[in-house]
Molecule: Bacterial RNase P class A
Organism: Candidatus Aminicenantaceae bacterium
RNA sequence: GGAGUAGGCGAGGCGGUUGCUCCUUCUUCUCUUCGCGAGAAAGAAGGGGAGGAAAGUCCGAACUCCAAAGGGCAGGAUGGUCGCUAACAGCGACUCCGGGUAACCGGAGGAAAGUGCCACAGAAAACAUACCGCCCUCUGAGAUGACAAUCUUGUCCAUCUCAUGGGGUAAGGGUGAAAUGGUGAGGUAAGAGCUCACCGUCCUGGUGGUGACAUCAGGUGCAUGGCAAACCCCAUCCGGAGCAAGACCAAAUUGGCCUCGUUGAGAUGGCCCGUCUUAAGAGGCGGGUAGGUCGCUCAUUCUCUUGGGCAACCAAGGGGUUAGAUAAAUAACCGCCCCCGCGGAAACUCCAGCGGGAACAGAAUUCGGCUUACGUCCUGCUCCAGCC
Numbered sequence: 001g002g003a004g005u006a007g008g009c010g011a012g013g014c015g016g017u018u019g020c021u022c023c024u025u026c027u028u029c030u031c032u033u034c035g036c037g038a039g040a041a042a043g044a045a046g047g048g049g050a051g052g053a054a055a056g057u058c059c060g061a062a063c064u065c066c067a068a069a070g071g072g073c074a075g076g077a078u079g080g081u082c083g084c085u086a087a088c089a090g091c092g093a094c095u096c097c098g099g100g101u102a103a104c105c106g107g108a109g110g111a112a113a114g115u116g117c118c119a120c121a122g123a124a125a126a127c128a129u130a131c132c133g134c135c136c137u138c139u140g141a142g143a144u145g146a147c148a149a150u151c152u153u154g155u156c157c158a159u160c161u162c163a164u165g166g167g168g169u170a171a172g173g174g175u176g177a178a179a180u181g182g183u184g185a186g187g188u189a190a191g192a193g194c195u196c197a198c199c200g201u202c203c204u205g206g207u208g209g210u211g212a213c214a215u216c217a218g219g220u221g222c223a224u225g226g227c228a229a230a231c232c233c234c235a236u237c238c239g240g241a242g243c244a245a246g247a248c249c250a251a252a253u254u255g256g257c258c259u260c261g262u263u264g265a266g267a268u269g270g271c272c273c274g275u276c277u278u279a280a281g282a283g284g285c286g287g288g289u290a291g292g293u294c295g296c297u298c299a300u301u302c303u304c305u306u307g308g309g310c311a312a313c314c315a316a317g318g319g320g321u322u323a324g325a326u327a328a329a330u331a332a333c334c335g336c337c338c339c340c341g342c343g344g345a346a347a348c349u350c351c352a353g354c355g356g357g358a359a360c361a362g363a364a365u366u367c368g369g370c371u372u373a374c375g376u377c378c379u380g381c382u383c384c385a386g387c388c
Base pairs, nucleotide, nucleotide: 001384002383003382004381005380006379007378008377009375010374012337013336014335015334016333017332018331020049021048022047023046024045025044026043027042028041029039030038031037051360055371056370058369059368060367061366062365063242064241065240066239075238076237077236078235079234080094081093082092083091084090095108096107097106098105099104109233110232114231115230116227117226118225131173132172133169134168135167136166137165139163140162141161142160143159144158145157146155147154148153149152181199182198183197184196185195186194200222202219203218204217205216206215207214208213246294247293248292249291256285257284258283259282260281262280263279264278265277266276267275268274301320302319303318304317305316306315307314308313338357339356340355341354342353343351344350345349
């Protein structure tokens, strides 16, 4: 200097003024069943008052209500192993694979159960195939040599070249993100696990490990391309809704139900009583709404020490822990000191002159996580390179 990783802080300190909100105490006032009993009344004093992410609402829970014998189907989530945890898609340690010079980072069931898909290019994208090339061969043409002779022609000869056809091959080239094990030797017309050695795959066994797995030995010529955030298979887990959950108190108005030595009207009847219907009145009941109270903030909590554990974490003991608002408060300003930048003097300290002290963002039942946002902020450790 460049990287990697783990954490911290979240904004300066002290004082003052004016406000907002909640609590406690006191005084006054109002009500009162006359009891320091009630009050969303007024005032005074004292005290508390946003975050590391309060955010996204992505996981997991607590709590509440509803549902619920048990089992299965459907659906969803998770996915190396072992552990931690109330639980988790979280955390720790380890294993294997991949990336990086390294510190370190990323990934993780099954593709030899079945179905499906694999653009373009390419012969072929999965049980097959052959474009170029390589090799063999038939036929034809040509060249050279050999032989023959009629001396410039011929040949049932040899070698080479070219073209077409037939066959072999999968070494090499070419395509692609990906091409049917790799390297070397033998072998062959040329080649090929065709054969062999080593490596890899697969199978079996031994040893070590709780396990993922590692390692050793033997066997198998190799069958098995990729995709499961395609369907699917395997294993494990999962009832639903959410503090606007839910519980309690409870107006006004409208409607409902019940009752009546009440009133009117109608029916029955010749009339009265009675009975029935209906309207009104009075009294009562109950549910819901407005509103209020609770839920509400102490928590599966934080921190320190000791012990256990590689660690996550666990145990014991000590100590600590006042935001609880409801359309929603937590703010504004001033002075001094401090810090930073600029400027001046001047020379590494002064001046008190100017400016600045933020960003992301704001509780709304509560926790454990994850993710995202933020600061020319701060610190530790590690790696690589260079210089002394």